[in-house]
RNA sequence: UUAAAUCUUCGGGGCGAGGCGAAAUUCCUCGAUCGGCGGUUACAGCCCGCGAGCCGGAAACAAACUCCAAAGUUUCUAGCAGAAUCUGUGAAAUUCAGGUGCCGACGGUAUAGUCCGGAUGGGAGAAGUAAAAC
Repeated sequence: UUAAAUCUUCGGGGCGAGGCGAAAUUCCUCGAUCGGCGGUUACAGCCCGCGAGCCGGAAACAAACUCCAAAGUUUCUAGCAGAAUCUGUGAAAUUCAGGUGCCGACGGUAUAGUCCGGAUGGGAGAAGUAAAAC
């Protein structure tokens, strides 16, 4: 220097009081609180994309000599999937400051962003190490 194998570590946060009720951190009232990853001339929950989630399709694998079915694992692929504005500064900001708003997977349970669970899981990614060859 290269199309840098492989390996290691890390990788999500947050509810109080009161009311009704047999039962609610879930409903009602008042108040509070949280925000993964990459990008973006300026720092992002709400600009663009990704992950997690839901739902299909295809292929391969293992157990056991063969066939079939169900389930499992891996790879590829289609679709669904939340929310923001105003003012100011400035070369530049839906990212900063101020104001006012909004959003939030699935299962359980008296209806949940905040409780319990899958999860000592998965993962976008981040940091580092480095074989071999020239």